Transfer RNA from a Burkholderiales bacterium, 78 nucleotides, folded computationally.
RNA sequence: CGGGACGUAGCUCAGCCUGGUCAGAGCGCCGCCUUUGGGAGGCGGAAGCCGUCGGUUCGAAUCCGACCGUCCCGACCA
Numbered sequence: 001c002g003g004g005a006c007g008u009a010g011c012u013c014a015g016c017c018u019g020g021u022c023a024g025a026g027c028g029c030c031g032c033c034u035u036u037g038g039g040a041g042g043c044g045g046a047a048g049c050c051g052u053c054g055g056u057u058c059g060a061a062u063c064c065g066a067c068c069g070u071c072c073c074g075a076c077c078a
Base pairs, nucleotide, nucleotide: 001074002073003072004071005070006069007068010027011026012025013024020058029045030044031043032042033041051067052066053065054064055063
């Protein structure tokens, strides 16, 4: 330098292909119940500008473009 994949809650990931169901799951975190206490269990709750910017559209996490970051492959120099 070229090509590809990925970026969604604190962590690990669905959802994207085929636009409209108010953005979800597990673990973790907080509160309450239970227990002498802890753990386990039950109930409830908080937490995400969906990497950034722009475009298309009545409507974008989803489609398109550019850029940023991580990883992989290749090329170049030595």
Rfam family: tRNA. The family's RNA type in Rfam is transfer RNA. It was read from a public genome assembly.